[in-house]
RNA sequence: AGAGUUUGAUCAUGGCUCAGAAUGAACGCUGGCGGCGUGCUUAACACAUGCAAGUCGAACGAGAAAGGGAUUGCUUGCAAUCCUGAGUAGAGUGGCGCACGGGUGAGUAACACGUGGAUAACCUACCUUCGAAUCCGGGAUAACUACUUGAAAGGGUAGCUAAUACCAGAUGAAGUCAAUGUAUCUUUGGAUGUAUUGAUGAAAGACGGCCUCUUCCUGAAAGCUGUUGUUUGAAGAUGGGUCCGCGCACCAUUAGCUGGUUGGUGGGGUAACGGCCUACCAAGGCUUUGAUGGUUAGCUGGUCUGAGAGGAUGAUCAGCCACACUGGAACUGACACACGGUCCAGACUCCUACGGGAGGCAGCAGUGAGGAAUUUUGCGCAAUGGGGGGAACCCUGACGCAGCAACGCCGCGUGAGUGAUGAAGGCCUUCGGGUCGUAAAGCUCUGUCAAAUGGGAAGAACAUACAAAGCAUUAAUAAAGUUUUGUACUGACGGUACCAUUAGAGGAAGCACCGGCUAACUCCGUGCCAGCAGCCGCGGUAAUACGGGGGGUGCAAGCGUUAUUCGGAAUUAUUGGGCGUAAAGGGCGCGCAGGCGGUUUCUUAAGUCAGAUGUGAAAGCCCGGGGCUUAACCCCGGAAGGGCGUUUGAAACUAAGUAACUUGAGUAUGGGAGAGGGAAGUGGAAUUCCUGGUGUAGAGGUGAAAUUCGUAGAUAUCAGGAGGAACACCAGUGGCGAAGGCGACUUCCUGGACCAAUACUGACGCUGAGGCGCGAAGGCGUGGGGAGCGAACAGGAUUAGAUACCCUGGUAGUCCACGCAGUAAACGAUGAACACUAGGUGUAGCGGGUAUUGACUCCUGCUGUGCCGCAGUUAACGCAUUAAGUGUUCCGCCUGGGGAGUACGGUCGCAAGGUUAAAACUCAAAGGAAUUGACGGGGGCCCGCACAAGCGGUGGAGCAUGUGGUUUAAUUCGACGCAACGCGAAGAACCUUACCUGGAUUUGACAUCCCGGGAAUUUUUCGAAAGAAAAAAGUGCCCUUCGGGGAACCCGGAGACAGGUGCUGCAUGGCUGUCGUCAGCUCGUGUCGUGAGAUGUUGGGUUAAGUCCCGCAACGAGCGCAACCCCUAUCUUUAGUUACCAUCAUUAAGUUGGGGACUCUAAAGAUACUGCCCCGGUUAACGGGGAGGAAGGUGGGGAUGACGUCAAGUCCUCAUGGCCUUUAUAUCCAGGGCUACACACGUGCUACAAUGGGCUGUACAAAGGGUCGCGAACUCGCAAGAGUAAGCCAAUCCCAUAAAGCAGUCCCUAGUUCGGAUUGGAGUCUGCAACUCGACUCCAUGAAGCUGGAAUCGCUAGUAAUCGUGGAUCAGCAUGCCACGGUGAAUACGUUCCCGGGCCUUGUACACACCGCCCGUCACACCAUGAGAGUUGAUUGUACCAGAAGUUGUUGGACCAACCCGCAAGGGGGGUAGGCACCUAAGGUAUGGUUGAUAAUUAGGGUGAAGUCGUAACAAGGUA
Repeated sequence: AGAGUUUGAUCAUGGCUCAGAAUGAACGCUGGCGGCGUGCUUAACACAUGCAAGUCGAACGAGAAAGGGAUUGCUUGCAAUCCUGAGUAGAGUGGCGCACGGGUGAGUAACACGUGGAUAACCUACCUUCGAAUCCGGGAUAACUACUUGAAAGGGUAGCUAAUACCAGAUGAAGUCAAUGUAUCUUUGGAUGUAUUGAUGAAAGACGGCCUCUUCCUGAAAGCUGUUGUUUGAAGAUGGGUCCGCGCACCAUUAGCUGGUUGGUGGGGUAACGGCCUACCAAGGCUUUGAUGGUUAGCUGGUCUGAGAGGAUGAUCAGCCACACUGGAACUGACACACGGUCCAGACUCCUACGGGAGGCAGCAGUGAGGAAUUUUGCGCAAUGGGGGGAACCCUGACGCAGCAACGCCGCGUGAGUGAUGAAGGCCUUCGGGUCGUAAAGCUCUGUCAAAUGGGAAGAACAUACAAAGCAUUAAUAAAGUUUUGUACUGACGGUACCAUUAGAGGAAGCACCGGCUAACUCCGUGCCAGCAGCCGCGGUAAUACGGGGGGUGCAAGCGUUAUUCGGAAUUAUUGGGCGUAAAGGGCGCGCAGGCGGUUUCUUAAGUCAGAUGUGAAAGCCCGGGGCUUAACCCCGGAAGGGCGUUUGAAACUAAGUAACUUGAGUAUGGGAGAGGGAAGUGGAAUUCCUGGUGUAGAGGUGAAAUUCGUAGAUAUCAGGAGGAACACCAGUGGCGAAGGCGACUUCCUGGACCAAUACUGACGCUGAGGCGCGAAGGCGUGGGGAGCGAACAGGAUUAGAUACCCUGGUAGUCCACGCAGUAAACGAUGAACACUAGGUGUAGCGGGUAUUGACUCCUGCUGUGCCGCAGUUAACGCAUUAAGUGUUCCGCCUGGGGAGUACGGUCGCAAGGUUAAAACUCAAAGGAAUUGACGGGGGCCCGCACAAGCGGUGGAGCAUGUGGUUUAAUUCGACGCAACGCGAAGAACCUUACCUGGAUUUGACAUCCCGGGAAUUUUUCGAAAGAAAAAAGUGCCCUUCGGGGAACCCGGAGACAGGUGCUGCAUGGCUGUCGUCAGCUCGUGUCGUGAGAUGUUGGGUUAAGUCCCGCAACGAGCGCAACCCCUAUCUUUAGUUACCAUCAUUAAGUUGGGGACUCUAAAGAUACUGCCCCGGUUAACGGGGAGGAAGGUGGGGAUGACGUCAAGUCCUCAUGGCCUUUAUAUCCAGGGCUACACACGUGCUACAAUGGGCUGUACAAAGGGUCGCGAACUCGCAAGAGUAAGCCAAUCCCAUAAAGCAGUCCCUAGUUCGGAUUGGAGUCUGCAACUCGACUCCAUGAAGCUGGAAUCGCUAGUAAUCGUGGAUCAGCAUGCCACGGUGAAUACGUUCCCGGGCCUUGUACACACCGCCCGUCACACCAUGAGAGUUGAUUGUACCAGAAGUUGUUGGACCAACCCGCAAGGGGGGUAGGCACCUAAGGUAUGGUUGAUAAUUAGGGUGAAGUCGUAACAAGGUA
């Protein structure tokens, strides 16, 4: 620091996902040790049991027992007494503590917290310092005893007693209050001091020592002295209370809230200010700078992350707050409205004798429950700290330790060196090898951890006791205090850390991943199954993606997964984003608040800047140092710290104030332009209707029709009239307006902009949340109006349907008036204002200048409106002084697609509906611009037997042949639009043959290797054959050392292996078809573009052609085209047998001499190139015409098939990966089948006849083939053919007569002398064999068929048509195929249309590319949501009822020790309990709000496999 993912590819937008760090974690697999930390995040759910707050006898009274000992009664044994236990235990009065420490985070959005201040508005026990005092009395009461009550918890009555418990009095400073006088300070409110008077107003002892003084006198008491306590005052320290500024969550789908409310006065209350409370008075107070309400939440130091700014978080540690079963309340006290206190109410649990009682783990352990999930009912007060005490000491689940848990961080180990026959084994393999791998074994070492044994710390110092010495106090060498030194005592952890010794590599490695992101690859299994997956996506028979093995990578006592946070994410953008088309500018204006704001002077110092100072707790982070062997961890020191407060200064900028200025803004004057707005009036053209005339059969409408109108007179035409709406031409990317919008003419009223020149005001400005107004069409209300047009509706067409497009009608509406509504692709898809930044050229308005007699013209300024274009900008397209450039100010808006501009709520509306505006759920995309293709019922140009013009066919018949289907034991398999179907097959009777039935064989019919025997061969039996069984005879070739060996062949044996026309052509090679013999397909360099890509290859011409020319940011090149090759057409040369014969001779005959002229043969050449002429064309390419020539513009034909497309065809030609089979899917044999037959299709043959058929005669080819062959001639047969046999290995012989043609004759338009199918009979040939199932011949038979519907095929010249001939295959079998020649046409105006193709351009939502994509209803399943008669919770108001405990007040025929009066009785003061009143918790009744769950039914939405119906959109998407 980035990466993956939208596309065929690209750029940008944009979301999703990943790599990092972290955690109080959990889960899965695994697990050696130690150190340091951490450990109920859920149910503030309920809790058994134990412990967590006591202590003081030096405040006080009282005071056991067990046990032990002794004595007595006395027999054991029991009883009694005394001593001890012991002034002990336990209980009580009293003091101090229990408000600390410990837990939790429910509540709380608040002065709760943080930070900084204030308290002149306050309190503070214990502690410290400084003063003063500590006098004298009194009455009770618990404990205890007795009685009594209750199940218990507890209680009652009577009696006794003490105090540092309680009470009265004395003294009394200071204080407080009131009054008067005065000084100082001050925040002007007050505060402090001082003087006088009046009122008020305290105490308690305990312990130790001593005899100096007095009295009794061994010694004590008063007394003295010390310590401590008590009372009171002042101050300090500490801790708290209260108030204030600022900071600190979300929701406006919460906009108004408030009655003690806001303030004042009097009173009360508090430690203290205050509506804190109360009476009266006033009517205030808060709020868009977010009140009120709702939801959520303890806050902070800090922690995690991040470069930072930020974001998230608030476990452990520390500070503050709140709470203690829930709610309320007070008491005590220095402090509480009190976790282990009290009272009341409620819920729950427990005990109960049913009357009544007890309880509160959110203390430490622990239990249950909840949950994915969180520990021991441990040890100790040794240390640190706390409470009590004079102290010893006691208490302390605070704390210190230990236990459990890989929960986290840190450290260590599981060995080190050497060791190559690279062992065995595993895995892979191209079978060679590679790899695990120096890894192991082996050899040599070491000894960390763990284990055993032995040793063994620090944490301990106080206090206390004792001893010694000193100081101070005192009368004192006493006591008590204090200082120093020494000794003694104290360790839970724990015999722990640590050290030493012993033995021995011994006891100690896993987890995840390996398609890309992302480091790491292979084999097997599986076969869209099982499964994986963070995203993209893998899996349908060769899976680096599933599962396993081997190997590898990463981390390591851990590793992965899940969850969560930050980061990456500049994806909420302050740093640091955007809004023309990707999401996003409000429809437009006016304008309050707010924000921002021109130039100059002076002042202030709020902001700002600088310095100083206080604070910013500790811990943490950072830096330095130190201690544990290191680290984590701990200790010490330092630094830092945005912020806040105080203070000193500066004055540029902002702000505030002051005084001015004119350039921003505005006003005045003079002009012209304009569909700017409102109202009234007027006008003509046209449509329709009405009346009348003329006139007659149609009109109208359409792609074509029909509905419709018309003989009751339409349409057409003429005249007159009525009525409504809109204003042709002018008219223009012309004008005006803020936008919507505005178009005949005239008048009236009225708004704004512009130009020119001067004068005036003096910043008066810009923007603008809310608010107010305007706002097309359509719609709504009321009342008019209604010609044309025209939703709905009706009819006619079209159509498979047609609720549409087309036609005929036609109502609302369109028009007017007055209201409502408030939305549009309200668009320049571009908010407003200001400034700056090259130009060119139109146009509208106004002005200036030059020139001119004038008009036009030319130059120029301002304002508006267009086009082109530079810089710049943009993802690109594009924008470009009218910015989308460069800046400033203000407003609005956006944050993935869908759900959805929807639901609910609010608000507006008569309604329709508008506005504001979510979530659940779902997807990994959706979308923009541009590129290359493909496609279009887009366009342009061009070509082709593509159409057209012609000729002949197919489709109808019969037959042949192929296919489908059907049948069958089998009818083997493949090929399926063109580009399968007389195709593979250039030839199925057996064979072929792959299929079926049956019979056989198993190293095999075929190949290689090994062993043994033998050459070969012949015969017999069974059998359909294959085969099985048996017999006979007998040895070839080469070498030889004569034993034998070798090659070939046969037989037998074992195993490696053979074999497969079995599967996969979608694993492949090769070959082939097709587009298409179409003219295309590309590359290098350069240039352009961010890029995909473009350019070149486009353009203008031309061509059969990307053929050539010209032009051009291109210049060149390659594969294709053409040419080179073959045949053919003409000529020349050479050669002349088997071919030829002009001349000479000869013959029946080129038969034989001879010839080398001709034909021909076969070799080499020549010829044709737009070369020549004319014309056109750009002086081009080229085209048109002509001459010459055998041939003329590629002369004709062939071979030749670019890059690629169709997963086209072929595993059955061949080759080949993988899979399958191996007594069978292999091999052999016999027979059958591939030849079946209701039917359908393709390709052909023969015909339907007279341009013909039959018969007779007669003429002219080319190209081929031939020795297991062609076979002449002759003979026989009607013939097929047979017999015999010459010649020929071929320019020699044979196949072999070419046929149509020509000449003659018959037939006379008919199912025929056409046609030949079918069938019967008789034969021939081939062949082991013609039954299934061959061909041919003869005789006989003589079917359909009289020119073929829709549709469709071939062909442009030696072509079509027609006629015959040959060949391959082949024993035989040809209407098929491949060749050959003979005869030999017609037509092409032309490119509108059909089909196919090429180039350019255009649109695109297609890219598997239109056989594309894609929309909606319906049906089914699932999911979440809305509505819903209601039902049921939670929470919060309002009104009323009722009201516990308690404080306060009040009350009196209750009761009462202290004090007072009184002799007493009694009274007073004060108190206790009760009654009453106010307040008030829980509760109840009624009625609202908010929110959740649920519900018959219902609504839309989303997602689903190949469902149904149509085809709405994307191309002009077929109606843009």